Predicted 3D model of a 516-nucleotide part of an RNA (small-subunit ribosomal RNA, 5' domain) from an uncultured bacterium. The coordinates come from a structure-prediction model, not an experiment, and the mean pLDDT is 83.
Context: one part of a larger RNA
């Protein structure tokens, strides 16, 4: 001097931040990812209109007139909602570091070895048909979860046809360049692949090429903790041929064939650990740490595994196995907080089962809007840090207590008291923003301003032998006790204990912890 601290005394406020380091322990309950009716059928509720239907209520001469409500059915309907098909998004954002000493990270570089949805930018295009399926209707199965049958129906949902500027594949050319495999332009005939509508008429959308942006992938130099009481290790190992596979290069996989590779410059094996911008410290070099707040990476109860898609081998998808935990008619079935709050539990120790989408962003949507525990806020903890107050002037009879004394006194101490002041927080009342652009503020009547009012409500810890500022008196008598290190107590202790009085720090002071 530091800290994501803890403990022990105290404890006024305000900001700004920051708060499970331990059990990647187990999790009750709520939320945290949805969204388009302007893709597409049904359906529900409304509304409008026509048929239909006639109630109450009035009138009555009791014979009726008059009146039109509810309900039904058919059409409309750019009103609302919606379980389903489809579509975009659930691969972001949010958490955790358990694994990993390795291209994982950091940093320079390549990819003549690649992908890229949404967005931009250009160019050409969207003809003409199929079949079927959910939802629904029916009959079933089962406790449930959910399953199966049979029939109708739509689409931007599936599938063929046509068309191909440009696009793939294979051929045979020409011409330049290079980094070995190659690459880049031209032109030739042959093969082969697209499309979707909606709609207020404004658009907004679909297919193909091609650059672009943006994200991502893979190579590779070079760093990157101990330990030799770890010296050898390696059979897909190390190379090549051929084939698979991939977006792509590759023993990435296979067959086969040669034997090779790494290794004292520390292979391999143990043991620890995510890494880094940074953070603390030190004049620097270094040395430690890797909370928060940025960037990679890695994992989602263990363990494997692929499916969908541009993008996963996916936290809150899906299967299969393992424990666990729940429901059950014992046949079977559910689940996964290292998301926010929160619980038990470990542990010295870490908080609300809170407001809102007002702003910043995301998702969907033509748009209105919805969603959003990311975020903004707010509560709680002196856990850091920063400010600010607990009064200021004056005041000598140097009161009184109080310690202490040589009994004169001396210290507390201008300290009170007393007198004039002031009013910063706090409390009381008026007023009240930016934060937001036409509208829209959670925070929040919040910050700020203004009045009015009273020293009122607001001081403690440590520590005085020396290091180190800062002393006396009593008590105790190697006892009781101090203590960081010398070390102090054994009868006059400035080292215990208490008093007084000092000294340093202040909403904190101290101790312990851990780094330099």
């Nucleotide at each position: 001097g530091a800290u994501g601290a803890a403990c022990g005394c105290u404890g006024g406020c305000g900001g700004c931040g920051u708060g499970c380091c331990u059990a990647a322990c187990a999790c009750a309950u709520g939320c945290a990812a949805g969204u388009c009716g302007a893709a597409c059928g049904a359906g529900a509720u409304g509304c409008g209109u026509a048929u239909u239907g006639g109630a109450a209520a009035g009138c009555u001469u009791c014979g009726g007139c008059c009146g039109g409500a509810a309900g039904a059915u058919a059409c409309g309907u750019u009103a609302u909602c919606u379980a389903g098909u489809g579509g975009c998004g659930g691969a972001c954002g949010g958490g955790u570091g358990a694994g990993u000493a390795a291209c994982a990270c950091g940093u320079g570089g390549g990819u003549a070895a690649c992908c890229u949805g949404c967005c931009u930018u250009a160019u050409g295009g969207a003809g003409g048909g199929g079949g079927a399926u959910a939802a629904c209707a029916g009959a079933g199965a089962g406790a449930a979860a959910u399953c199966a049958c049979u029939g109708c129906u739509a689409a931007u949902a599936c599938c063929g046809c046509a068309u191909a500027a440009g696009c793939a594949c294979a051929c045979a050319g020409u011409a330049c360049c290079g980094c070995a495999u190659g690459g880049u332009a031209c032109a030739g005939g042959g093969u082969g692949a697209a499309a979707a509508g909606a709609u207020u008429u404004a658009u907004c959308g679909c297919c193909a090429u091609a650059a672009g942006a943006u994200g991502g992938a893979c190579c590779c130099g070079c760093g990157u903790c101990u330990g030799a009481u770890u010296a050898g290790c390696c059979a897909g190992u190390u190379g090549g041929c051929a084939g698979g596979g991939u977006a792509a290069a590759a023993g990435c996989c296979u067959a086969c064939c040669a034997a090779a590779g790494c290794a004292a410059c520390g292979a391999u094996c143990a043991g620890u650990a995510g890494c880094c911008g940074a953070u603390c410290u030190g004049a620097g070099a270094g040395g430690a740490u890797g909370a928060c707040c940025g960037g990679c990476c890695a994992c989602a109860u263990u363990g494997g595994g692929a499916c969908u898609g541009a993008g996963a081998c996916a936290c809150g998808g899906c299967c299969c196995a393992a424990a666990c935990u729940c429901c059950u008619a014992c046949g079977g079935g559910a689940g996964g907080c290292a998301g926010c709050a929160g619980u038990g539990g470990g542990g010295a120790a870490u908080a609300u089962u809170g407001c809102a989408c007002a702003a910043u962003g995301g998702g969907g949507g033509a748009a209105a809007c919805c969603c959003u525990g990311a975020u903004g806020c707010a509560g709680c903890g002196a856990c850091g840090c920063c400010g600010c107050g607990u009064g200021a002037g004056u005041g000598a009879a140097g009161a009184a207590g109080u310690a202490u004394u040589u009994c004169g006194g001396u210290a507390u101490g201008u300290a009170a008291a007393g007198c004039u002041c002031u009013a910063u927080c706090a409390g009381c009342a008026g007023g009240g923003a930016a934060g937001a652009u036409a509208g829209u503020g959670a925070c929040a009547g919040u910050a700020c301003c203004u009045g009015a009012c009273u020293a009122a409500g607001a001081a403690g810890c440590c520590c005085c032998g020396g290091c180190u500022a800062a002393c006396u008196a009593c008590g105790u008598g190697c006892c009781a006790g101090c203590a960081g290190c010398c070390g102090c107590g054994g009868u006059a202790a400035u080292a215990c204990g208490u008093a007084g009085g000092g000294g340093g720090c202040a909403a904190g002071c101290g101790u312990u912890a851990u780094c330099c």